[in-house]
Context: one part of a larger RNA
Order: sequence, then C1' cells, then structure tokens
RNA sequence: GGACGAAUGCUGGCGGCGCGCCUAACACAUGCAAGUCGAACGAGCGAGAGAGAGCUUGCUUUCUCGAGCGAGUGGCGAACGGGUGAGUGACGCAUGAGGAACCUGCCUCAGAGAGGGGGACCACAGUUGGAAACGACUGCUAAUACCGCAUACGCCCACGGCUCGGCAUCGAGCAGAGGGAAAAGGAGCAAUCCGCAUUUGAGGUGGCCUGGCUUCGGAUUAGUUAGUGGGUGAGGUAAUGCCCCACCAAGGCAACGAUAGGUAGCCGGAUUGAGAGGUUGCACGGCCACAUUGGGAUUGAGACACGGCCCAGAUUCUUAGGGGAGGCAGCAGUGGGGAAUAUUGCACAAUGGGGGAAACCUUGAUGCAGCAACGCCGCGUGAAGGAAGAAGGUCUUCGGAUUGUAAAUUUCUGUCCUCAGGGAAGAUAAUGACGGUCCCUGAGGAGGAAGCUCCGGCUAAUUACGUGCCAGCAGCCGCGGUAAUAGGUAGGGAGAGAGCGUUGUCC
Repeated sequence: GGACGAAUGCUGGCGGCGCGCCUAACACAUGCAAGUCGAACGAGCGAGAGAGAGCUUGCUUUCUCGAGCGAGUGGCGAACGGGUGAGUGACGCAUGAGGAACCUGCCUCAGAGAGGGGGACCACAGUUGGAAACGACUGCUAAUACCGCAUACGCCCACGGCUCGGCAUCGAGCAGAGGGAAAAGGAGCAAUCCGCAUUUGAGGUGGCCUGGCUUCGGAUUAGUUAGUGGGUGAGGUAAUGCCCCACCAAGGCAACGAUAGGUAGCCGGAUUGAGAGGUUGCACGGCCACAUUGGGAUUGAGACACGGCCCAGAUUCUUAGGGGAGGCAGCAGUGGGGAAUAUUGCACAAUGGGGGAAACCUUGAUGCAGCAACGCCGCGUGAAGGAAGAAGGUCUUCGGAUUGUAAAUUUCUGUCCUCAGGGAAGAUAAUGACGGUCCCUGAGGAGGAAGCUCCGGCUAAUUACGUGCCAGCAGCCGCGGUAAUAGGUAGGGAGAGAGCGUUGUCC
C1' cells in the first nucleotide's frame, strides 16, 4: 500500500447493486415451511331440480336426480427443494480412467399384451378399555388396494449345440427342448385421451463400485496389525470385495514416515504479489457429511429418511402416577453466549418444484419489501458576479498581515427535496406482490443536507497562549525539567471526504 462476512470512536443527505451469528452442532414459546388427485373407490353431508301423497293452498312428508364439499381406502410426491459444517487427513474432495462386476421411478422411441375369477380390510354401525395419547372385539362394504388361474413375441432359471469376438474369470448373437413369472381400469354420446408396480428392448437422466495421481504440521509419536494381508468354500448385495461366516497356510503396512495423537469439510474460486509464491474457502456454483446423542431396520426406483418409525441416553412439557408428548444446523422470532450480525413482513404476479386430463391447489424454494454507511459505485450539500479588501477573530516589528471573493449583497439554476398531475416495462388473451414504484410533466424555494483525522522526521501541512520531566503524547526514532512547530487550547494550514480515524487478521 491492498484486502475484509469485520468490530469500535466521532459524524451522517440521497440512490443503485450486493451483503449481514465468524461465538453456543447451546436451549427453544408462537406461527408458517409438503402436499395433491372425486377423471382410482365405497360411504357421509348436500345448494338445487323433478315426481307423488297429505291437506290447513303453501307447508309437511316420501321417492328420484344432483353441482359441490370432504374424513377414510388407494395413487404419486414426501429421498427434491431449504439449512448447517459437528464429524471426516478419507477414494471424502479434485483430476484423469475403468465396470467383460452394476441398478435406474417419472421421461423419449419401439415391440407384445390386458381373458376369466376370488377373498379381505379402512371408513361405517354396535359393544367396550383408558385421565389422556390411543386402543380391543363383533358385523357390513368398494376399488387402478390384495391373491390364485389362463395366455407368453420377448424375459428369467438350469442344460447342451452353432457362429463371431476378446481382457484371465469370459462377452455378443442365433436356433432348440424343460421349468417359471403378467395385467386395471377411468373420462367422454363418440372419435379419442389418460392410465396398466403388465412385460421386453434401446436411449436419456440419476446413482453405485474399483483402482492411478494429488491433498496440513510435528519423530520431544518408531514400530504397527489378528478379519489383520492372502487362499478355498458357503452366505449376502443391484454388483465386485474378508462385506460376513467356516476352514487353510502366515502373512500385510512402515524412515518414499506406518501407527498413535493434534488440527481441518474439499474444490471452482477469493485475496495479495511483476511473477514464482503465500494466505484463505464468507456470499454464488459442484461434491461430501450431519439433522437432540448413539444404534437399528421398514417402505420404496431411490433413504438406513431434517419437519417418518422403533430402541436406548440426556433434556423439556403433561398426567387421574398406570402412562403419554417433543426435537428450528427450514423462514421469521425468543433467551443465552459474544466486540458483533436484521422483520414473529407481502405475494405466488414472474422463474422453478410437487400433484392433477384440466380448471386449479400448494410452495418461508423463489420474487419482493423492511432494518444496518457493513461493502462497492454514483450524486448532492449550490453556480456566476461581488474590494469599502466591511465587521469580528488571530498574529504583529503597531506600519500592517491573514482569515478572504470568503461573507454581506446582486443575478441565476433546480440534481437531490416538497406538493400536484400523468403513469410503465417486467405478461403471449387474462393474471403484478413489488407499487401509484421507476420514469415524465408542472409548480415552489438556496431553502432541508459536513463532519473526521493530522500538521518534529518518516509524511502533505505552523503560529500564539497557558503548562513546566507535571499533566500528558507516542507506529518507530523519541517529545515535556520556563521561549514545546512533538502534550492542552485557539487562529491558520494539509489530507481524503458521507465518511474519517483506531483495533484485529492476511499478503
């Protein structure tokens, strides 16, 4: 000198764009953050409409149809999106390869099919237990829920044959005989559309695994390892593998730093530097890990699952004392910690996500607004004229010098501002939270808008007074003991300027 997620002292007009718990992965009141589909299904409620009966002639009742609304069964989603960086020195990340050892819902393209049956369980009704949370028993019922049977182009299993190929185990294709596994309907007058966890192939997307190389510091950590390194067989997985198990022999790693301990999420990048290099990983983007602590599986294409389940621990609340309920490292917000970090805001209008045939619903993702000079950038606080060089202040050799064209004063201007009017783009027909915002027009009036640090040298900028090694200053050198350009005040000056200093950290 530069940089900062900064803090702090004094000061503070406006706008645009960013950015804002670095500390306690501490505890959390309250609200919201994941729903949707009635065109899968049976009940229930039901605006309204029609018909009939009774009659008091406009209300009573019965039946039928029925827009719409949902608790429940069922489907898809909830594994995305959002947060945090505790753990992790690791194939976690980065980079470049391999999978002849693998999976992939929804999507795209293509082939084949959807025949015929059955039994349940919610809801509901009844009985009943419990303070509650929540149950138990009996009965009834539908489906795109569940389960057999038929069929099988292709698929799977084991078997042998042929052709081609290779990278060791082998891979691809063709035909054969044996065994095995499917399905669901809905809307519409129809055409047709949406479906079928029915099946197969190809693609796409996403994931999983393997090994090469790289990845902090210390030897005042030198030996370490027993499923440990390897083999055979069996199990498990989508799949390889000591992943797990039984047996066999005894190996494996290490001074090219094993092991143990410390610290740490990694990268694209950021910052500094001429570069080499150093430091760093906030925001944004990619990957990983975690979700009160530890463990476990279930469902599913996908989780060992932040707003799912079970168990244990800690903790909070509740209880009729038997038992129950909870998890903000989602968005706001509260307490606490701290030098320190914001609103319990508006909207789904846009861009995306989920569901739906759609209308649409939902979305604290997101778009916006609010707060903070926290940062960067831009603008303003007036412009021109104006010498009696006014008054006042300061200094003075008492002549004057300086503040200083500065002020007064004159003539203007209107950026920002205030008031009034018009009024967007963002939206493709409709739909705008932002917002009567940006912008435009008119009017008003210099009115409302300047502080901060420094002036001995480094380093731009000096005089006076008071103080007297005192009070004090100080980044280094050093100032102050009676003429202090170095401490305090004032005049003057210098610097950058809505900021200026100080502190901290990095280069």
Overview: The prediction has a mean pLDDT of 82. Predicted 3D model of a 507-nucleotide part of an RNA (small-subunit ribosomal RNA, 5' domain) from an uncultured bacterium. Rfam family: Bacterial small subunit ribosomal RNA. Gene Ontology terms of the family: structural constituent of ribosome and ribosome.